[in-house]
Molecule: SAM riboswitch aptamer (S box leader)
Organism: Chloroflexota bacterium
């Protein structure tokens, strides 16, 4: 980078350097010299894998024995990640409602981010 798969309505900042940008993109609306990006330091959220405990389906077995262990619960915090605003809102399809050049809702869908795996 590319392909699978899960999760995004919830949680959590403080100091240094630095000096204008930034919230992916469009559009809006917003943060920003009462300091943006981005680096570095503590701190802190949450558990996606890891590890530990417990039960515990398939399969194996002659077996209710053993062995297995999808998968549930509970620990931890080792590996990521992430601490403005629902992934800020919308954005394409559909249904429903209004005060009908649009606007509000609710399903889905695409893009994005994040973890895991795969090549």
């Nucleotide at each position: 980078c590319a392909c699978u798969u899960a999760u995004c309505c919830a949680g959590a900042g403080a100091g240094g350097c630095a000096g204008a940008g930034g919230g992916a993109c469009c559009g809006g609306c917003c943060c920003g010299a009462u300091g943006a990006a981005g680096c570095c330091u503590c701190a802190g959220c949450a558990a996606c894998c890891a590890c530990u405990c417990c039960g515990u389906a398939a399969g194996c077995g002659a077996a209710a024995a053993g062995c297995g262990g999808a998968c549930a619960g509970a620990g931890c915090a080792g590996g990521u990640g992430c601490u403005a605003a629902c992934u800020c809102c919308g954005a394409c399809a559909g249904a429903a409602g209004a005060u009908u050049u649009u606007c509000u809702u609710c399903u889905g869908g695409a893009a994005g981010a994040u973890g895991a795996g795969u090549a």